[in-house]
RNA sequence: GGGACUAUAGCUCAAGGGAAGAGUGCUUCAAUUGCAUUGAAGAAGUUGAAGGUUCAAGUCCUUCUAGUUCCC
Numbered sequence: 001g002g003g004a005c006u007a008u009a010g011c012u013c014a015a016g017g018g019a020a021g022a023g024u025g026c027u028u029c030a031a032u033u034g035c036a037u038u039g040a041a042g043a044a045g046u047u048g049a050a051g052g053u054u055c056a057a058g059u060c061c062u063u064c065u066a067g068u069u070c071c072c
Base pairs, nucleotide, nucleotide: 001071002070003069004068005067006066007065010024011023012022013021018055026042027041028040029039030038031037048064049063050062051061052060
């Protein structure tokens, strides 16, 4: 210098154009003398940034940023 992949909740990851979710963690409540554990409820996301296409974009297109990797 060129190519590929990845970026979504604190963490690990789904969402395949039509209302952004799960596990785990966190908060509260109940059961227990207490802890652990179990159950119930809840909070936590401008989907890496900027544009474009579309009635509608996490998803499609372009550029940039960061990371991983391959080639030279």
This is a predicted structure of a 72-nucleotide RNA (transfer RNA) from Oscillatoriales cyanobacterium USR001.
Its mean pLDDT, the model's own confidence on a scale to 100, is 83.